[in-house]
This is a predicted structure of a 542-nucleotide part of an RNA (small-subunit ribosomal RNA, 5' domain) from Actinomyces howellii.
Context: one part of a larger RNA
RNA sequence: GGACGAACGCUGGCGGCGUGCUUAACACAUGCAAGUCGAACGGGCUGCGCCUGCCCUUGUGGUGGGUGUGGUUAGUGGCGAACGGGUGAGUAACACGUGAGUAACCUGCCCCUCACUCCUGGAUAACCGCUUGAAAGGGUGGCUAAUACGGGGUGUUCUGGUCCUGCUGCAUGGUGGGGUUGGGAAAGAUGCACUGUUAGGGUGUUUUUGGUGGGGGAUGGGCUCGCGGCCUAUCAGCUUGUUGGUGGGGUGAUGGCCUACCAAGGCGGUGACGGGUAGCCGGCCUGAGAGGGUGGACGGCCACACUGGGACUGAGACACGGCCCAGACUCCUACGGGAGGCAGCAGUGGGGAAUAUUGCACAAUGGGCGGAAGCCUGAUGCAGCGACGCCGCGUGAGGGAUGGAGGCCUUCGGGUUGUGAACCUCUUUCGCCAGUGAAGAAGGCGCUCCUCGUUGUGGGGGUGUUGACGGUAGCUGGAUAAGAAGCGCCGGCUAACUACGUGCCAGCAGCCGCGGUAAUACGUAGGGCGCGAGCGUUGUCC
Numbered sequence: 001g002g003a004c005g006a007a008c009g010c011u012g013g014c015g016g017c018g019u020g021c022u023u024a025a026c027a028c029a030u031g032c033a034a035g036u037c038g039a040a041c042g043g044g045c046u047g048c049g050c051c052u053g054c055c056c057u058u059g060u061g062g063u064g065g066g067u068g069u070g071g072u073u074a075g076u077g078g079c080g081a082a083c084g085g086g087u088g089a090g091u092a093a094c095a096c097g098u099g100a101g102u103a104a105c106c107u108g109c110c111c112c113u114c115a116c117u118c119c120u121g122g123a124u125a126a127c128c129g130c131u132u133g134a135a136a137g138g139g140u141g142g143c144u145a146a147u148a149c150g151g152g153g154u155g156u157u158c159u160g161g162u163c164c165u166g167c168u169g170c171a172u173g174g175u176g177g178g179g180u181u182g183g184g185a186a187a188g189a190u191g192c193a194c195u196g197u198u199a200g201g202g203u204g205u206u207u208u209u210g211g212u213g214g215g216g217g218a219u220g221g222g223c224u225c226g227c228g229g230c231c232u233a234u235c236a237g238c239u240u241g242u243u244g245g246u247g248g249g250g251u252g253a254u255g256g257c258c259u260a261c262c263a264a265g266g267c268g269g270u271g272a273c274g275g276g277u278a279g280c281c282g283g284c285c286u287g288a289g290a291g292g293g294u295g296g297a298c299g300g301c302c303a304c305a306c307u308g309g310g311a312c313u314g315a316g317a318c319a320c321g322g323c324c325c326a327g328a329c330u331c332c333u334a335c336g337g338g339a340g341g342c343a344g345c346a347g348u349g350g351g352g353a354a355u356a357u358u359g360c361a362c363a364a365u366g367g368g369c370g371g372a373a374g375c376c377u378g379a380u381g382c383a384g385c386g387a388c389g390c391c392g393c394g395u396g397a398g399g400g401a402u403g404g405a406g407g408c409c410u411u412c413g414g415g416u417u418g419u420g421a422a423c424c425u426c427u428u429u430c431g432c433c434a435g436u437g438a439a440g441a442a443g444g445c446g447c448u449c450c451u452c453g454u455u456g457u458g459g460g461g462g463u464g465u466u467g468a469c470g471g472u473a474g475c476u477g478g479a480u481a482a483g484a485a486g487c488g489c490c491g492g493c494u495a496a497c498u499a500c501g502u503g504c505c506a507g508c509a510g511c512c513g514c515g516g517u518a519a520u521a522c523g524u525a526g527g528g529c530g531c532g533a534g535c536g537u538u539g540u541c542c
Stems, first nucleotide, its partner, number of pairs: 001542004006538005013393006019386002021351001026349003030346003035079003040076002043073013056059001086304003096228007105221002110217008118152004127142006158183011188209002191205005230276003237267003242264008279301004283294004306327005329340004357383001359382003365379001366377004396426004406417004430483001432478005440469001443466009486531005491512003497526005507514002
């Protein structure tokens, strides 16, 4: 000199863009943060229409049954909940970075493609009844549905065994053809049309979509290897599943991953093993560079979710807002027993030098579900608070005295503050008041018209509607210099000097050093120098 997620002191006008628990991975009240689909399914409640029974006070009546259609909803079922969001505890490791490999692997949704989607069965929740418990919850009997569950059939190019055979490689092998013998699928729904019925229904469909199996792709992931990046030798030897082999098991897959047996290996001053510290990187800071420091915000990867352990479901987890066990802690209790996990967004206590609102909205972007409308979304978009940072703007402009008053100094002549003020002439940014007022809306939805290459839930046009921010930005008008300057320093380094007070006292100080009666070094004042909505101090890095 530069830098900062800063803090502290004094001061503080406006705006834009950023940024804000670095400490206790301490404990958490309250609310919200993951749902959605009725076009998979049967019920419950309910509106309307139709058919029909009964009752009466004969009405726009009451009540019951059936059915159609709409709404709503707990449940079964599907998809999602493994994303998104947080944190940095652990980890010195194939965790990360980079480059390879997989003849050792998986991949829901999505895209392309081939084939198929037949027959049949038994349950169960909801519901109804009984019952237990303070509650959380549970038991039992009965009824019912499915794109839930089971059985059978078919089953190609799938797959296991075995036999024959072609091609080929990089070692285990890879890849194709044929025979034989096993294994292995499925689900319907909406719309429309036709038919028929009291009705439920039945049939068709190059309508839309779904289901099953195979092949290919895309995306995402698993695993393996080379190389690279901390300190410590006051850690020198470490190792028994240890190193390798064979058989077996396990996995989607290689492998001591696991197991039995066999061999006795494997690693190490190119630092094993141990100890300490630490998430890694793109980057960021500094520097001419080499290098040094750093990993907050943003992006990629990893790890974790009260602590420890475990598996289940699933394409995917050993799963932050799932389950089970143990532990610590907190809460409820009728004392028998239960409930909980903010390192999600806000917020509280605590710790600390120190770090924000229990805000608005799904309008946009993105995500989940859905055919769609739409619903959900503390992701996100915005607003609020903080000079925490960077950037921009303002606090007025021009004129104005051989120079007012006051202050300070003085050799008492004067000097200085100082064009500074007053005064005159202007301007009106920002702020204030008033008016007007967006873009962000692409898209979606309603109505309507047209159109055809696919006749439909397609495409196009017109019109209406949809904005949290926000009556915001911007624009226009109005009034008035009106509302807006401080902080540090002035002995040398280092830019800026006098007076008074004090008298080795009180004090200053980054280093050298000042102060013991004329202190440019302490304190105050005047003046000056520097920067300026900031200025200084402290801390850390180069």
The organism belongs to Actinomyces, within Bacteria.